A computed fold for a 340-nucleotide part of an RNA from Candidatus Hepatoplasma vulgare, annotated as small-subunit ribosomal RNA, central domain. The coordinates come from a structure-prediction model, not an experiment, and the mean pLDDT is 86.

Context: one part of a larger RNA
RNA sequence: UUGGGCGUAAAGAGUGCACAGGCGGUUUAUCAAGUCAGUUGUAAAAGGCUAAAGCUUAACUUUAGCAGGCAAUUGAAACUGAUAGACUAGAAUACAGGUGGGGGUAGUGGAAUUUCAUGUGUAGCGGUGGAAUGCAUAAAUAUAUGAAGGAACACCAGUGGCGAAGGCGGCUACCUGAACUGAUAUUGACGCUUAAGUACGAAAGCGUGGGGAGCAAAUAGGAUUAGAUACCCUAGUAGUCCACGCCGUAAACGAUCUAGACUAGUUGUUGCUAUAAGCAGUGACGCAGCUAACGCAUUAAGUCUAGCGCCUGGGUAGUAUGCACGCAAGUGUGAAACUC
Numbered sequence: 001u002u003g004g005g006c007g008u009a010a011a012g013a014g015u016g017c018a019c020a021g022g023c024g025g026u027u028u029a030u031c032a033a034g035u036c037a038g039u040u041g042u043a044a045a046a047g048g049c050u051a052a053a054g055c056u057u058a059a060c061u062u063u064a065g066c067a068g069g070c071a072a073u074u075g076a077a078a079c080u081g082a083u084a085g086a087c088u089a090g091a092a093u094a095c096a097g098g099u100g101g102g103g104g105u106a107g108u109g110g111a112a113u114u115u116c117a118u119g120u121g122u123a124g125c126g127g128u129g130g131a132a133u134g135c136a137u138a139a140a141u142a143u144a145u146g147a148a149g150g151a152a153c154a155c156c157a158g159u160g161g162c163g164a165a166g167g168c169g170g171c172u173a174c175c176u177g178a179a180c181u182g183a184u185a186u187u188g189a190c191g192c193u194u195a196a197g198u199a200c201g202a203a204a205g206c207g208u209g210g211g212g213a214g215c216a217a218a219u220a221g222g223a224u225u226a227g228a229u230a231c232c233c234u235a236g237u238a239g240u241c242c243a244c245g246c247c248g249u250a251a252a253c254g255a256u257c258u259a260g261a262c263u264a265g266u267u268g269u270u271g272c273u274a275u276a277a278g279c280a281g282u283g284a285c286g287c288a289g290c291u292a293a294c295g296c297a298u299u300a301a302g303u304c305u306a307g308c309g310c311c312u313g314g315g316u317a318g319u320a321u322g323c324a325c326g327c328a329a330g331u332g333u334g335a336a337a338c339u340c
Base pairs, nucleotide, nucleotide: 004311005310006309007294008293012308014200015199016198017197021193022192023191025087026086027085028084029083030082031081033080034079035076036075037074038073039072040071041070042069048066049065050064051063052062053061054060090190091187092186093185094184095182096181097180102176103175104174105173106172107171108170109153114148115147116146117145118144119143120142124135125134161168162167205246206245207244208243209242210241214240215239219235220234221233222232257307258306259305260304261303262302265285266284267283268282269281270280271279272278289296290295313340314339315338322333323332324331325330
């Protein structure tokens, strides 16, 4: 490189946006770059193909013809392309409507935990498989009232909703994104995909400044044990929270790239319109088909199209090295020797 693949065997980038590039709806006319046909020139010979001939045959050799590349020229106009024009089925906009934990900012609420103050009250509390460390006569635990502070929002709650993904859940206001449905109107291919680029991106971690109730890496003690740097218990610091700035990774999973078209049925559920029924989501089965099987099956892993990404035996190794990024941690890119 060809061929073959990417749910689970190696393989879909964590997710968007998007320039270049690739691909691109219906129709008319023109052009003739691609395309096709003819002619001419050239393309050394050998080689290739076809047909003969010569070595006993074959390989081999000889002869004749043909094919192929490039250039020029004459034509063709279906397809691709270009130019000009038209269209509305793709795409988008306007109008009306309801839905939603979509995002941001500010405010606010109750339950609970903890602490503090005060009252009542007295000897235990706590914890476990059982204990002990621990707390408690300086009055704990329990109970009542009040106060402080932080974090999270029970029930509703649902294979329910929203978001590109990460993710999003008390309530209210403001700002703001998207999707969906309805009936018309408008624009008239404005589209799809997307290397590089750019933005977002759980948790942990990092920097500066706050905050710190509960929980809790580290750490300490008590147990357990042969030991116990653990599992269990009592404490407990970073952290968890907020603001700003980094990091850029996850089993970032549907282990299933994005967009479009087509292809039996059955049955839930959400939104809109609603007479039927329809459109858009989200689930459970199931035929054809597919699959190594499991299974998938109009939300495809079926049948096709366009574009991108990725894979090529196991280990070495996501290591070394170089480069880039980062405060660091590290991340991205990413081998080989050797070995089986």